[in-house]
Context: one part of a larger RNA
This record gives sequence, C1' cells and structure tokens, in this order.
RNA sequence: UAUGCUUGUCUCAAAGAUUAAGCCAUGCAUGUCUAAGUAUAAACAAAUUUGUACUGUGAAACUGCGAAUGGCUCAUUAAAUCAGUUAUAGUUUAUUUAAUGGUACCUUGCUACAUGGAUAACUGUGGUAAUUCUAGAGCUAAUACAUGCAAUCAAGCCCCGACUUCCAGAAGGGGUGUAUUUAUUAGAUAAAAAACCAAUGUGGCUUGCCGCUCCCUUGGUGAUUUAUAAUAACUUCUUGAAUUGCAUGGCCUUGUGCCGGCAAUGCUUCAUUCAAAUAUCUGCCCUAUCAACUUUUGAUGGUAGGAUAGAGGCCUACCAUGGUUUCAAUGGGUAACGGAGAAUAAGGGUUUGAUUCUAGAGAGGGAGCCUAAAAAACGGCUACCACAUCCAAGGAAGGCAGCAGGUGCACAAAUUACCCAAUCCCGACACAGGGAGGUAGUGACAAUAAAUAACAAUAUAGGGCUCUUUUGGGUCUUAUAAUUGGAAUGAGUACAAUUUAAAUCCCUUAACAAGGAAUAAUUGGAGGGCAAGUCUGGUGCCAGCAGCUGCGGUAAUUCCAGCUCCAAUAGUGUAUAUU
Repeated sequence: UAUGCUUGUCUCAAAGAUUAAGCCAUGCAUGUCUAAGUAUAAACAAAUUUGUACUGUGAAACUGCGAAUGGCUCAUUAAAUCAGUUAUAGUUUAUUUAAUGGUACCUUGCUACAUGGAUAACUGUGGUAAUUCUAGAGCUAAUACAUGCAAUCAAGCCCCGACUUCCAGAAGGGGUGUAUUUAUUAGAUAAAAAACCAAUGUGGCUUGCCGCUCCCUUGGUGAUUUAUAAUAACUUCUUGAAUUGCAUGGCCUUGUGCCGGCAAUGCUUCAUUCAAAUAUCUGCCCUAUCAACUUUUGAUGGUAGGAUAGAGGCCUACCAUGGUUUCAAUGGGUAACGGAGAAUAAGGGUUUGAUUCUAGAGAGGGAGCCUAAAAAACGGCUACCACAUCCAAGGAAGGCAGCAGGUGCACAAAUUACCCAAUCCCGACACAGGGAGGUAGUGACAAUAAAUAACAAUAUAGGGCUCUUUUGGGUCUUAUAAUUGGAAUGAGUACAAUUUAAAUCCCUUAACAAGGAAUAAUUGGAGGGCAAGUCUGGUGCCAGCAGCUGCGGUAAUUCCAGCUCCAAUAGUGUAUAUU
C1' cells in the first nucleotide's frame, strides 16, 4: 500500500502518485475605480428657475495596471537538476523607498489662460448555418496618439577676436542642461638632504644688495580602462508636465494682472528594494556481456568581429592541435525530478523521499513568435503531427499534469456542495475579484483519548489472623452465583443557547433514555515453534488443515462442529515491499 471480517464515542486528518504526462461533456478557477485619467447612456435619482460646458449615482467603452504570481503534475533529466560554497571589477531590473531636475526659441507680428488629427462606447444600415466573427456610414472624449513654447537670472569656462602703446590688454560674437556613441585628458602621493637659475610675495635698509617664504586640489576598493570631471565631435534627438482632485487666499501699479497651499498621476538619472541571469569549488544510483571517446557539421585553445542585458566557441572568419580516460572517460540501464526530510536503530549502516517547505522542469507531441520590466507563456498567438467537436459541407472552434465531475486503466484513491468570515494575493482599490485558501460531505490511510459496567447485601466455597476444649465463633478478605437491591452514567433522542459567513460537529444543557431476551465485541488461534484442551460428536491418507516441522489409513491434543480456554482488542487476519 491493497484486501477480508468487524466497528459505539472524542480529537486529528492522508486521499487518481504507482497503471495511461491516456482521453475528456458541463460549470467555475483573473480580473480591476478612487475626491483625484476619459461620461450628453436617448440608465437612474434629486431637483431648480436668473442663468449654465459640468451637481450626484453610474451600465458600456477608451485608457492604466494585473494576468510571468498562485494552483497542478513528475514525463524528461545522472556533473544535468540539486545542495552547501564563493562571485558579478561580467550584467538587466516594472514596482517600493530616498534623492535628482533654472539652460528647449535661434530670431523678431505672436496659441501658452493651453495646440493638432483620430477612434471606441452610442446611433443607424448590413453579411454568415455558425464563433468572445465583423463590414460600411454618422458622431464625440483623454494622463490614449501626436505636436510644442514661456517662466529662468547671474557668474564662470572654451573658441573666435575688431582695435591698441604689440611686454601685453581687450569691446564684441559664438558655444556651454540631461541622455546616446566614439576618441582624448585628469583621476596624484615611500622617506630625506644639498646646490643653481628664474618668478612672486615680504622684511631690513646703505635704492640695488642681503635674508626669509614657495603656502598649492584629488573620493572609493584587496584589486580596475572604477566613481567623478573636462575637451572635440556624434544622434531616424531621450527627457526637461499643454495632466487630475480638494481648498480658495494674498498683493496693489484695478490688468479678468501678479503671487500662492495640500495631495494625486507622470517623466529623467543615480541609489535602494523585489528579484533575475550567468559563473566558482566540492559532492550522485547500477553496469566492463560498454575501453577507448571527442574533432568532416566546434571537439580543446588563441586573435578579431558579430550577437547578447552582459562573460563565454554562444556564433562567424583566420590560426594552432588540442581536450577526457582503469582515480572508469565514453556508452547502456534506472519500475531516477534533486534537496530538506521519512522508516529502521548499540555504534557503523540499510531502505526510502510522486506527495503540503524549497529549487527545477512541463502543460497532448515537437518547433517558432508577439506583447511586456519579466514569458520562448499555453485558462496568449502561428504552423506541423496525433487526437477530437459543431456544420446548411462553403467553413468554424479546441487543449482539466487548476477545482468539481465523466471515461479508460487497473490490486489501487472523495462532492459537478457552501463562502470570501479567517490567512494572504491582485487591481485605478478601506469597497471588487480569487475552486489560492477556508467550511462542510465522502473517508477503519495513519495517529489521540478510552464506553460495553460499578457498588452493596445475601448464599456458597476458600485464605490469613485471633478466641479457643471442640462440632465452632469473631474479624479482615478473595472468588463464584439463572438470587436481591437501589445508586451512577453516557451512546442515542432533543427545547435552547453557543459555535459559524451561514450552518454542522465538539464543548454546554432543560426533557426523555439500562436489567441479561438488553443499548448483547470482534478477529484469529489452542501438537511444537508460540500463550491456550490429550473434553465430546462427525470424518477415516477421504474431506481437509498446515508460513516450517508435520496432522488425517476408526479412540485425530492439528480436519468439520459443540463446549471450554488463550492472544490482541474497536480492532484484527491475509498478501506484498522494506528495516
């Protein structure tokens, strides 16, 4: 693990892995909205007359985000996965959190109080047997898709440079945000002394001599062509907000002027976080009836390039001829996903690990791809193969190793139930959604606690002690009993409350509820191993039992029964695997 017989209570709870990663009808399992992207629904509600782009709720649709998580399964896979270990100075990273952002115009009559053109929903006309199919026409939105200014200084730096007393000075002009690509430069520094030349500053003064000073910037690492900065260019020119809600205030030079708060959403870069992707070292079951393997078509290494987020024969070109192996390479097998773990148990070991945690792989089989921060995604798409559904025969649609459920396969496995209340996840979100998950149902997979009686009297039979002359008495006690007696209690039935999302169960609890025929314990055994009969009837080497040894041929301790007894006990026998 399966199965036979049996089964009252309480808690707990595995469960279509093994065989067919076989096939699937039906339903559901991923959607989502706040004050805060977009509402003229000809949908609802409230109204209100002075007026209106718009009060409120809000289906639909556009937009944004999610759908790469979760759940399932274990087919592949044997230095592969995986485990521990060390790296990324060899890379990408939506989101989170913390920072960050004055430079756009190139030229003078102009949108910056705000630009442009579409499209859905909607209306209407249609097509097809048919689908989550769609065509034509008519409108209209944006944080969709595009375009694109101003506010906004100053100084410095670089290049050019009219002109001038040409030692030198300089009006003026051009460039200078961030990102991209390339090249160049900086990114320093072991310690100490002396001399000379020149410059600058300074002190003494005898106005050209003598002293003194020489102060100069440089982050981080074990380590870099690192961070960072600068120069010259480069670019189908990245970004630098034409966005939303709630408050509405201040200043007067009264212009529909200027200034202004708290949020939301969005963008750039650098960190951070969540990760990812590669790599380092060591480690794996059986097999030699596998001894050589690899390299024409990359095998091992080098140089260069390409591709990549990035290192790398990852790929290409050109070279070299390497690389592994009895310390078992390579090949084959595995009823092999790896590990944490589990069983066993003196120690050492042996077996197991499909399965709730973790890593990997896969969605009928292969392959390819779109979108995206992330997929080589399958509850996405495209082919092919194998299955297979609807059809009016022209065509169309499909993927349960998600949850239920069906079929097949087998020794072998549950309900087409209820719910988002808990735990968490996701979304524009305190609100929606979630077969993730929880709750019941099935459930002798395992595991936990422990009912099926207790007591007394009486009778009978003992035992110890004691009184004692004894047949005996007393006291304490043990068993037996078709006797008797009242007490106790849950199993069950059940108002109620509790429990719970709502229930159920449990725990509570009124009321009922125990005398043998009931509210009744079984499963195996009784020669030995091995606890327990030389009792009775039947059978007669037959029927049968028997793990093994054996039993049975007319007194069977072993068969079939009755009685009695033994073992375990709500369980117990059998088969199989394993220690």
Source information:
Small-subunit ribosomal RNA, 5' domain from Termitomyces heimii, 579 nucleotides, folded computationally. Taxonomically the source falls in Termitomyces (Eukaryota, Fungi, Basidiomycota, Lyophyllaceae). Its Rfam family is "Eukaryotic small subunit ribosomal RNA". RNAcentral holds the full RNA, with entries from SILVA.